[in-house]
């Protein structure tokens, strides 16, 4: 010095001016009896992200459903921990890729049972033979039976390897040794693992993000959830009354006009009363639901700083801070100035992830590789 691997943090600065929005607290004006509630202007204090994004996962929180089991969907899938939970994280085992720090991986089950497996090749899974090699027969440079699967050739893949023996040639066919499978002992909480011992000639090729099979989880909708108050008009219920007429009173300007009482009294079943029932017209009252308007809204599995337990993920314990809350929906705008000249991109119920999109900058920590002492 060059070259990487991990992990964490920043995401233009700084001034000035005008704005927007949310919260304190005061003045002021209108309004209420009063709390109080607009309005207007002042001060004060706060205003986007590491992804706010995509909505792919879990949860909180609200409603609806739900006794409890099953079947049926859907979902996960080494183990073993963390968590509110998880398909996350964190350690470990297993496989793979790098010299290496590191990284990557849906990693249960193919001897339960179906399917599929281009091309080329005899055959692509109940095996099978195109050379070839043995043997055997005949009409003999060749043809046929029969036997092999060591050797050649096809493929992405062809029914364990090597050697020795065996044999007509061969072949776990026998045998050693390696592999592999099951059983046990050792060590681990387990996944599993190194050695041993003991059986098993070997057991049938891939493929389950093909059905399947195991084993585990799993109700539905989503803040436009969902709760309150609550007009106009129109519907819905329930109650009274019925344009006028007539007594009676009582005022008074006295054949009239008002006041308060009572009686009859609308239409229609049914020519007539009473009654009951239906209509229609106004009054009032209940209630549901809309415009509208308040809450759900932001104090929360919260940051932050220290201490302690654990390898870590995290978890306790103390202190300490409050840090957007809008519903046409703000975070902006000009100007100076400095620099390494500024990416990706903008909350809308809140969190925990995990994905994708990013100009570069810094800080730990660790690995190769060249030189120098």
């Nucleotide at each position: 010095g060059g070259a990487g691997u991990c992990g964490g943090c920043c995401a233009g600065g700084c001034a000035a001016u005008c704005g927007c929005u949310c919260g304190g607290u005061g003045a002021c004006g209108c309004u209420u009896u009063a709390c109080g509630g607009c309005g207007c202007g002042a001060u004060c204090g706060g205003g986007a992200g590491g992804a706010a994004a995509g909505u792919c996962c879990g949860g909180g929180c609200u409603c609806c459903g739900g006794c409890g089991g099953g079947c049926g969907g859907g979902g996960u899938g080494c183990c073993a921990g963390g968590u509110a939970a998880c398909g996350c994280c964190u350690g470990g085992g297993g496989g793979g890729c790098g010299u290496g720090a590191g990284c990557c991986c849906a990693c249960g089950g193919a001897a339960a049972g179906u399917g599929c497996c281009a091309c080329a090749g005899a055959a692509a899974a109940u095996a099978u033979a195109c050379c070839g090699c043995c043997u055997c027969g005949c009409g003999a440079u060749g043809c046929g039976g029969g036997g092999u699967a060591a050797g050649g050739g096809u493929g992405a893949a062809a029914a364990g390897g090597u050697g020795c023996g065996g044999u007509a040639a061969g072949a776990g066919c026998g045998c050693a040794c390696c592999g592999c499978g099951c059983g046990g002992c050792u060590g681990g909480u387990a996944a599993c693992a190194c050695g041993c011992c003991g059986c098993g000639g070997c057991a049938c090729g891939g493929u389950a993000a093909a059905c399947c099979c195991c084993a585990c989880c799993u109700g539905g909708a989503g803040c436009a959830a969902g709760a309150c108050c609550a007009a106009a008009u129109a519907g819905g219920g329930g109650a009274g009354u019925c344009u006028a007429c007539c007594c009676g009173u009582c005022g008074u300007u006295c054949u009239g006009c008002g006041u308060c009482g009572g009686g009859u009294g609308c239409c229609c079943g049914c020519g007539c009363c009473c009654g009951c029932a239906g209509g229609g017209a106004c009054u009032c009252c209940c209630g549901g639901g809309u415009a509208g308007g308040u809450c759900g809204c932001u104090u929360g599995a919260g940051g932050c700083c220290g201490c302690c337990g654990g390898u870590g993920a995290c978890g306790g314990c103390g202190g300490u801070c409050c840090c957007a809350g809008a519903u046409g929906a703000a975070u902006g705008a000009u100007u100076g100035u400095c620099c390494a000249c500024g990416a990706c991109a903008g909350a809308a119920c809140c969190c925990g992830g995990c994905u994708u999109a990013c100009c570069g900058g810094c800080c730990g920590a660790c690995u190769c590789c060249a030189c120098a002492c």
The prediction has a mean pLDDT of 76. Bacterial RNase P class A from a Gammaproteobacteria bacterium, 373 nucleotides, folded computationally. The source organism's lineage runs through Bacteria, Pseudomonadati, Pseudomonadota and Gammaproteobacteria. Rfam family: Bacterial RNase P class A. By type it is a ribozyme.